[in-house]
Context: one part of a larger RNA
Molecule: small-subunit ribosomal RNA, 3' major domain
Organism: marine sediment metagenome
RNA sequence: UGGCGGGGGCCCGCACAAGCGGUGGAGCACGUGGUUUAAUUCGAUGAUAAGCGAAGAACCUUACCAGGACUUGACAUGUUUACCUAAGCCGGUGCGAAAGCAUUUGGUGGUUUUGAGCUUGCUUAGAACGGUAUUCACAGGUGCUGCAUGGCUGUCGUCAGCUCGUGCCGUGAGGUGUCCGGUUAAGUCCGGUAACGAGCGCAACCCCUAUUUUUAGUUGCCAGCAUUUCGGAUGGGCACUCUAAAGGGACUGCCGGUGACAAACCGGAGGAAGGUGGGGACGACGUCAAGUCAGCAUGGCCCUUAUGUCCUGGGCUACACACAUGCUACAAUGGCUAGUACAAUGGGUUGCCAAAUCGCAAGAUGGAGCUAAUCCCAUCAAAGCUAGUCUCAGUUCGGAUUGCAGGCUGCAACUCGCCUGCAUGAAGCUGGAAUCGCUAGUAAUCGUGGAUCAGCACUGCCACGGUGAAUACGUUCCCGGGCCUUGCACA
Numbered sequence: 001u002g003g004c005g006g007g008g009g010c011c012c013g014c015a016c017a018a019g020c021g022g023u024g025g026a027g028c029a030c031g032u033g034g035u036u037u038a039a040u041u042c043g044a045u046g047a048u049a050a051g052c053g054a055a056g057a058a059c060c061u062u063a064c065c066a067g068g069a070c071u072u073g074a075c076a077u078g079u080u081u082a083c084c085u086a087a088g089c090c091g092g093u094g095c096g097a098a099a100g101c102a103u104u105u106g107g108u109g110g111u112u113u114u115g116a117g118c119u120u121g122c123u124u125a126g127a128a129c130g131g132u133a134u135u136c137a138c139a140g141g142u143g144c145u146g147c148a149u150g151g152c153u154g155u156c157g158u159c160a161g162c163u164c165g166u167g168c169c170g171u172g173a174g175g176u177g178u179c180c181g182g183u184u185a186a187g188u189c190c191g192g193u194a195a196c197g198a199g200c201g202c203a204a205c206c207c208c209u210a211u212u213u214u215u216a217g218u219u220g221c222c223a224g225c226a227u228u229u230c231g232g233a234u235g236g237g238c239a240c241u242c243u244a245a246a247g248g249g250a251c252u253g254c255c256g257g258u259g260a261c262a263a264a265c266c267g268g269a270g271g272a273a274g275g276u277g278g279g280g281a282c283g284a285c286g287u288c289a290a291g292u293c294a295g296c297a298u299g300g301c302c303c304u305u306a307u308g309u310c311c312u313g314g315g316c317u318a319c320a321c322a323c324a325u326g327c328u329a330c331a332a333u334g335g336c337u338a339g340u341a342c343a344a345u346g347g348g349u350u351g352c353c354a355a356a357u358c359g360c361a362a363g364a365u366g367g368a369g370c371u372a373a374u375c376c377c378a379u380c381a382a383a384g385c386u387a388g389u390c391u392c393a394g395u396u397c398g399g400a401u402u403g404c405a406g407g408c409u410g411c412a413a414c415u416c417g418c419c420u421g422c423a424u425g426a427a428g429c430u431g432g433a434a435u436c437g438c439u440a441g442u443a444a445u446c447g448u449g450g451a452u453c454a455g456c457a458c459u460g461c462c463a464c465g466g467u468g469a470a471u472a473c474g475u476u477c478c479c480g481g482g483c484c485u486u487g488c489a490c491a
Stems, first nucleotide, its partner, number of pairs: 001491002003488003007485007015475002019438005026328004031323003034319002042053002064314007073138001077137002081133004088108003091104005112127006140303002143301003149297002151292003154288001156286001161200006167176003179192004206280004211248007220238003225235003251274001254268005330431001334390007346377003351370002356365003397428001402423007444467007
């Protein structure tokens, strides 16, 4: 100087407490361990792995396994030699699971240039481009090392810290500044002070949201007027909603009190909003030889008729079991039936797909419109509301599992897709020890959209809106962190 303490002081955080809802019990989905396997490819492993890489494993993907093939190679650049009906496009035959190997020259297509012969559009010679075979340099490797690395990322932690120059103190390591008194979300600011300044962080500058003004008015809107097939449909209008660009607005600015005449705090006014208004992006010096050589890049090592490349089939989907994360339930604040109301974000031409018709339905036929504020997904919702029924039961709860019949995508749904109808109707009556999330438009609950994508495992992930709580006395205790101080047999 640091680190540590079941030392002390001060302070903070859904850290505890106060509340609400879960997990742990059941069934299923999904990931992991283990076991099994020809292979169940690889990585991630307390917090900081485990619905993670993977925003989508039937083939492909694919890296794994079995078998069949290729060897200058699936891909790049150059090179040696030989041959050539240009290249390109579409093929045929045999073996074969395909890849490939062998063979046929079948059709289409028709050419860049320099000479020579010259019958002026034909022959011949060479070169260029290109092809086939061949030679050599090389290609290739998801092979190893994240403890050789770059880049990127997680974590402490959006915690308030981490440092420097000059000066001063100390033999020196080093200290001071960064301490003390207040204050703050904050090393935030004020005052004091052998310190005076400065940098990286904090905050602000950026984006969304809450309010308003101006500009603009189609595809959006409709207050008043007219028409109306009653649909903003038409005329008309741009006031309103909205859209999207530029501005205003909030700064402790004003008032009162407390305070040290400070910083600031408490209360109030006005205001759409009040003391960081609410969210996001943004992550200091560093820590964990943290993670990633399988995103990419890259040093070294290793393979080179194979650890490279192509193909068919299988596997990544196995199943005595254990764990993590979820979904659905166990019902009456509910289930079922009928009627009825109100969103926002998004996506669409290899696409979204309307009306109409067929089907109980999944879906099919059909073809209008739309490169989209115009048309479609999408009557754009569901919880909600109204009426009826069920009456506490393993039930009209719950839906696993299984059988049959269909639909869709796709060369192809056996291993191994999703959906529909009928039948079947399992466990489950609120979950031990333990444990998680959340402080407001939050939790809880309800549906909707999107990426990936032929299809789909999506109950995941990312977004969007609807309905909409309870509680916080307080900081003694548990966990993590910051500052000062003290002890130390630690470095």